[in-house]
């Protein structure tokens, strides 16, 4: 509240009943959830122990529960206070609380008996004496509870041992620490506390600090062994806002209980209160980022109840996320005109692609609608029955219909897939490597193809691969790494035999190793993920029986290991101490007189005050020549005259002696070259530093003159070297061969010799070993034992911190950061201011030059409208150009004109030449002559002439009509000496006519490669012989080819002309010159020497010629991104009324100058006149041209010859003969100019040649440097020819005259082969170091700044425990006071640590920055290491080592015969 009853007139009270709410009370609440902050051990883990414990709720066995007393919520009733809650008075119950009583089978503690154990001790038994229960409850009559004892199971307390991270730039920690007696304190053991004693405990097997971190079952990954990890789940631990604290209670020091303090937050009347999501969901904030304030207790499980229940964000479901596993689908089948369309294309065609379209089917997921098992077991009934689902949904039905449902990386190689096109070192890509600078499979895109597909890709992270930390299962000469070198601690590790223990060890047995996981099988869900089951596994730990060979422990013996004794070599072994000669500088003295001394040359210096030289004397001080030797000796560093003393070790023989005493050695100790540093000496001579002097651009240097520290001695530090055999000790094995020192034994009478054996010192080499170089009994081989050391290069042996030092500085020893390599050993090259041998006009010995001068040419440079371009050491520069007045000529300049074009292609036409299609136009037109502008090219119906084919028109066509040409207009194209020779091809040039350049097979190396091709000897040759793991070929050499030199044969025109005639043509003849053609000949063939019995050289006969006779052609592999895109040819890109094509003038010839090539000189071996000889090659019709005339001459005029063995050009010059000149700016020289001619050609003005007169310039033989030539060559003379209209000092050719000097290879250049170093390989024109400037990163250091953890000390002292005290008749309590500890909190001292910091200090990085040139080759002084001093700078210098230095020349050793 209701409902029955009673009372009352009624409000309303009483009692009882069911329900509710609070309150007592009991149990729960310490479980269950959450999280990973702390914690390196108070903790995990695995495996004992509690004889040192507990235990509420369960199960079991026993045994009890007697008899009494005050109170207190709640309620009433006042009262405070904004809450929050409080505070006083009445009074009430109980399975709440208390008193008494009895009590053992309990506990205790005393005494006895017994059994046992693991020191204390346990266990059991008998007596004593002490203490201690409890609710005469509840009930539906089933039960449910209360109390002692005792086992059980389960949980838990505490202890053991052993696993269980980093750092030694943490090496000492530590006073309740460490143990004892005796207390206290707990369930229990214990310094857990407490007093008192004693000085103890940890610690290199890492204490102590600091940093990191929950520990495991497990997951990930791996062939394992590892290695990384610790979500999810499950065990254990730890926290609960932070710090302390304790009370209840079986059990907390207690997430959702209390006090106190301190942050924050909220609330408040300002007095004072309240709060803790790392429970489920939600918020915010932080972030690259992580969900639903969901449903239900229907199941499991949990607490409470007798049970119905209840309560539960544990839990069961559900919801978001491709966040992770599994399973499914987006369709099947047919379809070739291989449609469109897209993208390549060699324009044929490929490819997308049976892909689509269509056609002919299926129906899974999905969507919609309807049914529908199972998770259910139980509960509640005497039974029949009745009753529970939050969620899900197997599964079937129907409806419908190819419908809703394919991305994403990637295509260069690693790795499975490729074209285009666009970009042009830009934009971009990049896991390495590395793509992009005009043709990108690599940026970006299409298209195609790969690969995986509800996904793919990217990051980030472990692991693998990496044996790249190597327990399985590396290494240390030289790549990174042997401690400088002994002693010994501690620890590792250790000969033989015998016993005997069983720790390692090895066999079998029990325990234990939770469950989940992972393995195997088996089963459930259509299948899989998943999930049950059961075997295996857990490779571990503890226990126990047993074996004893090997390790080990102990005992006992043992000699070979080591040590010992004896007796001998040999030696620069180490300290002292003394003595000694040569030299060297001083001094003293004499003799002497100008110079000395140094050097690549030279000067400083020293010297007439007398050096240097040379003599005699003294004085110092340092080192110790010959011997002296890859000899000795010592641990290393070292040790070198000769006595002495003292000492260390070594070797050898021999032994009857100890009896494993050994090996190594982290830490420690010792010693440790030169320099250096401290005091005191001493100082002759070298000598950093300094100072002069060359030297050079400079020279802080090499060279020289001086010279001080220091070298040297004593005392004492330092402690590092390429302290090196770049090799750590120690043991044993494993083929020789020679040579040294140092003993020993040997046969014989000795010596010399020889053989054997130990130690020791060295070379050369089987096997093996090694990346290879190389090592090999003196190991780098094969094994074992200790010990130092390595982990990519740079920072960097820095930097910091510690420690050592009198100081320089040693020891120890990071990291950011940044690079893709640094390194080793070999290989091929190419270089070398290495080396050997060898060519070459390379040079020397020779001639003429060139560089001076004038003028010609090219160049560059200036100029300029323009002065076109290319070529650029050698290899560009008289080069392209065998010839620029116009043309040539061209993107040159200026000016002017053309636009399908100067040229070339396309139907078809036309008789042809000869025209592109298309449309259009089109007879006095096209065109063609002329006029006009114009400067031409063009341009213009002004004049003149004037067409051609068919048809048609009674006949006649320019006149009508078609069609070509032509005209215009459009449209493919043309066309470019526009760029690119660094996209090409083709040609060329160099090395070089230098003699190299490869290959097949075979051997040898892991291999690159090598060998052959190298060595001996020759050659002009890689050219030949011999030798020989090579044998053998090809391209190159040579040789075949042309031309010359000699003979012969042959053949005689245009050629010859010995002979006859003959002026002469000509005749006659082919001997002889020639000319053409064809052969002969020269091959080291002979003969002598040298040679290897070869090759082959040297020398001679003979021969015209002799050793490839002489010259040409001829040019290996390949090198220079070499040269040309202006010969041509061509990809690409540009360009189309211009960069194309035509024209005029102009320019390419400009000229202060520089270089290159040349031509004339400069005289007298010449110059100028006279005379008069003698050639070869050649070229000639648009063309050489005689001869004649003229002209001084260039030339002109005129004209025979000649397509040429015939006629021309066409005179050869120099020589030679005579003559002038006479050494001069000339009689040399000819530039220049000035006049006048001439000639070509359309035109010589800018711009051509020549001729004649005159004019007469520089120039007297040329600085530095530099170029050619080795015989018919240089030198000189001439002469021809192509280009050419003209115009040659150039260029190609000829032929006369014709030397001189070398028979060497030292430098100089180049080239070849062999060797050697090398940091080069773009190959020295390489490569590389450092300072300075700039930029930009990280660090260091810095006066300070300022924040952080953790501890000390000293004060303050809350709560609270526990003691002491006072108050009350006591006791618990409970109040107040006091004492100790006692969080936070203040002060204060030092340590650590992290971030800032003005400046500063090195470093590391950056396409083109200054300075030198240190290194790399002999790096131009050999380099490099310690140590000092210098200096811009690399670096230089002194002292001392080292070889990781070339080269020669000795010595020495070694191989082979």
């Nucleotide at each position: 509240a209701c409902c029955g009853g009673g009372g009352g007139c009624a409000a309303c009270u009483c009692c009882g009943g069911u329900g509710a709410g609070a309150g007592u009370g009991g149990c729960g609440a310490a479980a269950g959830g959450g999280g990973c902050a702390g914690u390196a051990a108070u903790g995990c883990g695995u495996g004992g122990g509690u004889a040192a414990c507990g235990u509420a709720c369960c199960c079991c066995c026993u045994g009890g529960a007697c008899c009494g007393g005050g109170a207190u919520a709640g309620c009433c009733a006042c009262g405070g206070g904004a809450a929050a809650c409080c505070g006083u008075g009445g009074g009430u119950a109980a399975u709440a609380c208390c008193g008494g009583g009895a009590g053992a089978c309990g506990u205790a503690g005393u005494c006895g008996g017994g059994a046992g154990g693991c020191a204390u001790c346990u266990c059991u038994u008998g007596a004593c004496u002490a203490c201690c229960a409890a609710a005469c409850g509840g009930u539906c009559c089933g039960c449910c509870g209360c109390c002692g004892g005792g086992g059980g199971a389960g949980c838990g307390g505490c202890u053991c041992a052993c696993g269980u991270g980093g750092u030694a730039u943490u090496a000492g920690c530590u006073u309740g620490u460490u143990g004892g007696c005796g207390g206290g304190g707990u369930a229990a053991u214990g310094g857990c506390c407490c007093a008192c004693c004693a000085a103890g405990g940890c610690u290199g097997a890492g204490a102590u600090g600091c940093c990191u971190a929950g520990c495991a079952g497990g997951u990930g990954u791996g062939a394992g062994a590892g290695c990384a990890c610790g979500a999810c789940c499950u065990g254990c631990g730890c926290c609960a806002c932070u710090g302390g604290c304790a009370c209840u209670g079986a059990g907390a020091c207690a997430c959702u209980g209390g006090c106190c303090a301190g942050a924050c937050a909220c609330c408040u009347a300002c007095g004072g209160g309240u709060g803790g999501c790392u429970g489920c969901a939600g918020u915010c904030g932080a972030g690259g980022a992580u969900c639903u304030u969901c449903g239900g207790c229907a199941a499991u499980g949990g607490g409470c109840g007798c049970a119905a229940g209840c309560c539960u964000g544990a839990c069961c479901g559900a919801g978001c996320g491709a966040c992770g596993c599994c399973g499914c689908g987006u369709g099947u089948g047919c379809g070739a005109u291989g449609a469109a369309g897209g993208c390549c294309u060699u324009c044929g065609g490929g490819u997308u692609g049976u892909a689509a379209a269509g056609c002919a089917c299926u129906g899974u997921c999905g969507a919609g609608g309807g049914g529908g098992a199972g998770g259910a077991a139980g509960c509640c009934g005497c039974a029949a029955g009745g009753u529970u689902g939050a969620c899900c949904u197997a599964u079937c039905c129907c409806u419908g219909g190819a419908g809703g449902a394919a991305g994403c990386a990637c295509g260069g190689g690693c790795u499975a897939a490729g074209u285009u096109c666009g970009u042009g070192c830009c934009a971009g890509c990049a896991g390495c490597c590395g793509c992009g600078g005009u043709a990108a499979g690599a940026c970006g895109a299409a298209c195609c193809g790969u690969g995986c597909g509800a996904a793919c890709g990217u990051u980030g992270u472990u692991c693998g691969g990496a044996a790249u930390c190597a327990c399985u299962g590396g290494g240390c000469u030289u790549a990174a790494a042997g401690g400088g070198c002994g002693c010994g601690u501690a620890g590792g590790c250790g000969g033989g035999u015998c016993a005997c223990c069983a720790a390692g060890u090895c066999c079998g047995g029990g325990g234990u190793g939770a469950a989940a996981u992972c393995u195997u099988u088996c089963g459930g869900c259509u299948u899989a993920a998943c999930c049950g089951g059961a075997a295996a596994a857990c490779u571990g730990c503890c226990u126990u029986g047993g074996a004893u060979a090997c390790u080990g422990a102990u005992g006992a013996c043992c000699u070979c290991g080591a040590g010992g004794g004896a007796g001998g070599u040999a030696g620069g072994g180490g300290u002292c101490u003394g003595u000694g000669g040569a030299a060297c500088u001083u001094c003293u003295g004499g003799u002497g007189g100008a110079g000395c001394g140094g050097u690549g040359a030279a000067a400083u210096g020293c010297g007439u005050u007398g050096a240097u030289a040379u003599c005699a004397g003294a004085a110092g001080g340092a080192a110790c020549g010959c011997c002296g030797g890859u000899g000795g000796c010592g641990a290393a560093a070292g040790c070198g005259a000769c006595g002495g003393a003292c000492u260390g070790g070594a070797c050898c023989u021999c032994c009857a002696c100890u009896g494993a005493c050994g090996c190594u050695g982290a830490g420690g100790c010792g010693c440790g070259a030169a320099a250096g540093c401290u005091a005191g000496g001493g100082g002759a001579g070298c000598a950093a530093a300094c100072g002069g002097g060359a030297u050079u651009a400079g020279a802080u240097a090499c060279c020289c003159c001086g010279g001080u520290a220091g070298u040297c001695c004593u005392a004492g530090c330092c402690c590092u070297a390429a302290a090196c055999g770049a090799u750590g000790g120690g043991u044993a094995c494993u083929a020789g061969g020679u040579u040294g020192u140092g003993g020993a034994c040997u046969a014989g009478a000795c010596a010399u010799g020889g053989g054997u054996u130990c130690a020791c010192a060295g070379c050369c080499g089987a096997a093996g070993c090694a990346a290879a170089a190389g090592u090999g009994u003196u190991a780098a081989g094969u094994a074992c034992c200790c010990c130092g050391c390595c982990u990519g290069g740079g920072g960097a042996g820095u930097a910091u911190g510690g420690u050592c030092g009198c100081a320089a500085g040693g020891c120890u020893g990071a990291a950011a950061c940044u690079c893709a390599a640094a390194g080793g050993a070999a290989u091929u090259g190419a270089c070398g201011g290495g080396g050997g041998c060898u060519c070459a006009c390379a040079c020397a010995a020779g001639c003429g030059g060139u560089g001076g001068a004038g003028c010609a040419u090219g160049u560059g440079g200036c100029u300029u409208a323009a002065u076109u371009c290319g070529a650029g050491g050698c290899u560009a520069c008289g080069c392209g150009a065998a010839g620029a007045a116009c043309c040539u000529u061209a993107u040159c300049c200026u000016g002017g004109g053309c636009u399908u074009g100067a040229c070339a292609u396309g139907u078809g036409c036309g008789a042809a030449a000869g025209c592109g299609g298309u449309a259009g136009g089109a007879a006095g037109u096209a065109g063609g002559g002329g006029g006009c502008g114009g400067a031409a090219a063009c341009g213009u119906u002004c004049c003149c002439c004037c067409a051609a084919c068919g048809g048609u028109a009674u006949c006649c066509a320019g006149u009508c009509c078609g069609g070509a040409a032509c005209c215009u207009a459009c449209u493919a194209c043309a066309g470019g000496u526009g760029c690119u020779g660094c996209a090409u091809g083709g040609c060329u040039g160099u090395c070089g006519u230098c003699a190299g350049c490869u290959c097949g097979u075979g051997u040898c190396g892991u291999g690159a490669g090598a060998u052959g091709u190298c060595g001996g000897g020759u050659u002009a040759a890689g050219u030949c012989c011999c030798a020989u793991a090579a044998c053998g070929a090809g391209c190159g050499a040579a040789a075949c080819c042309c031309u010359u030199g000699c003979c012969c044969c042959u053949a005689g025109u245009u050629g010859c002309c010995a002979c006859c005639c003959g002026u002469a043509a000509g005749g006659a003849g082919c001997a002889c010159u020639c000319u053409g053609g064809g052969g002969g000949g020269a091959c080291u063939g002979c003969c002598g020497g040298u040679g290897u019995c070869a090759a082959a050289c040297c020398g001679g006969a003979g021969g015209a010629a002799g050793g490839u006779g002489g010259g040409g052609a001829u040019g290996a592999c390949g090198u220079c991104a070499a040269g040309u895109c202006c010969u041509c040819a061509u990809g690409g890109c540009c360009u189309u009324u211009a960069u194309g094509c035509c024209c005029a003038g102009g320019g390419c010839u400009g000229c202060a100058c520089a270089c290159g090539u040349g031509c004339u000189a400069c005289a007298a071996u010449g110059g100028c006149g006279u005379g008069a000889a003698c050639a070869a090659a050649g070229g000639g019709a648009c063309g050489c041209a005689a001869g004649c005339u003229c002209g001084c001459g260039a030339g002109a005029g005129u004209a025979a010859g000649c397509a040429a063995a015939u006629c021309c050009c066409a005179a050869a010059a120099a020589a030679c003969a005579c003559g002038c000149c006479u050494c001069a700016g000339u009689u040399c020289a000819g530039a220049u100019c000035g006049a006048a001619g001439g000639c070509u050609g359309c035109a010589a003005c800018u711009c051509g040649c020549c001729u004649u007169c005159g004019u007469g310039a520089a120039g007297u033989u040329g600085g530095a440097a530099u170029c050619g030539c080795u015989a018919g060559u240089a030198a000189u003379c001439g002469c021809g020819g192509g280009u050419c209209a003209g115009c040659a000092c150039a260029c190609c050719g000829c032929g006369g005259u014709g030397a001189a000097u070398g028979u060497g290879u030292u430098c100089c250049u180049g080239a070849g082969c062999c060797u050697u170093g090398u940091a080069c390989a773009c190959a020295c024109c390489g490569c590389c170091c450092g300072u300075c400037a700039a930029g930009c990163c990280a660090c260091g250091a810095a006066a300070g700044a300022u924040c952080g953890g953790a501890g000390c000390g000293c004060c303050c002292g809350a709560a609270g425990u526990c003691g002491c005290c006072a108050c009350a008749c006591u006791a618990a309590g409970c109040u107040g006071g006091c004492g100790c500890c006692g969080a936070a909190g203040g002060c204060g001292a030092a340590a650590c640590g992290g971030u800032c910091g003005a400046u500063u200090g090195g470093g590391a990085c950056u396409a083109a920055g200054u300075c030198g040139u240190a290194a790399c080759a002999a790096g131009g002084u050999a380099a490099c290491c310690g140590u000092a001093g210098g200096g811009g700078a690399a670096c230089c210098u002194g002292c001392g080592g080292u070889u990781g230095g070339a080269u020669c020349a000795c010595c020495u050793c070694c191989u082979u015969u």
Small-subunit ribosomal RNA from Planctomycetaceae bacterium SCGC AG-212-F19, 1457 nucleotides, folded computationally. Lineage of the source: Bacteria > Pseudomonadati > Planctomycetota > Planctomycetales > Planctomycetaceae.